[in-house]
RNA sequence: GGAGUCGGCCGAGCAGUCGCCGGGAGAACAUCCCGGAGGAAAGUCCGGGCUCCAUCGGGCAGGGUGCCAGGUAACGCCUGGGGGUGCGCGAGCCCACGGAAAGUGCCACAGAAAAUAUACCGCCGGCCGUCAGGCCGGUAAGGGUGAAAUGGUGCGGUAAGAGCGCACCGCGCAGGUGGCAACACCUGUGGCAGGGUAAACCCCACCCGGAGCAAGACCGAAUAGGGGAGCGUUGAGCGUGCCCGCGCGAGCUCCCGGGUUGGUCGCUAGAGACGCGCGGCGACGCGGGUCCGAGAUGAAUGGCUGCUCUCGACAGAACCCGGCUUACAGGCCGGCUCCUUAC
Repeated sequence: GGAGUCGGCCGAGCAGUCGCCGGGAGAACAUCCCGGAGGAAAGUCCGGGCUCCAUCGGGCAGGGUGCCAGGUAACGCCUGGGGGUGCGCGAGCCCACGGAAAGUGCCACAGAAAAUAUACCGCCGGCCGUCAGGCCGGUAAGGGUGAAAUGGUGCGGUAAGAGCGCACCGCGCAGGUGGCAACACCUGUGGCAGGGUAAACCCCACCCGGAGCAAGACCGAAUAGGGGAGCGUUGAGCGUGCCCGCGCGAGCUCCCGGGUUGGUCGCUAGAGACGCGCGGCGACGCGGGUCCGAGAUGAAUGGCUGCUCUCGACAGAACCCGGCUUACAGGCCGGCUCCUUAC
């Protein structure tokens, strides 16, 4: 100097003028003061707070997660660790990461053969034959097909071969060491024999009551306390997945028709933000201090003018919060890795 990787921050600004929403002062629609969209407000994928319903109990179904240890209100999130015949020179990145010895299913095509395993080409031995070749026996080391071919490499042995034997690796079993654990390493022993797939059904472990701010509460106003049918105190119906049990219980269901589509609360002071100290590898926790950063409701921040420069991306709250995922012009800061050059 270049390239990469990980983490963090900003994301148009200033001034004037007119206008909009919330709060405060004010008798006041006068006037003045304070404040007014995001890092994702998005997707609605998870987890909750909050509100309402549910007395408890039993059974069934359904759904979710899936290595270990922690964090958190909780999670499918985050942190640290383990593993990966996963990717990368590396820093790093990724993982739908319990079980195939409980059972069932599937592995197309190609290939001899994908399970009760086999022999297409070939190799070796014997016999027949002028030759080409044929028959019998042995074989799975070599070749072919395939994503995958029945442990791998090497040596010996054999007619030719083969765990047939040996060494190492792999695998099963037993024991030991370290670690909270997932796991890692070591020792011994056994020639040991089909693999893959659970993002297939399934098995195992743990978790889950339901509905949702259009939840829910209150006030006001109006109409037709309307008409018809069926069921119902011999219990209809309700109890928010279903069944049983249990409890409440006089209205319930369908059709036709009429009135109200108003206002207030919920509604923003919080599992809050910033910063400091201590503990912890870290996520985070504990303690103290300071601050109050939108509450609209057919939906508020817009128009005009001037200046600046990084010339402006993705994009607008609707009860709130913790995550994940997706989108993002341009700019800034830091850690680490690799390459090149010079001293």
Molecule: Bacterial RNase P class A
Organism: Rhodospirillaceae bacterium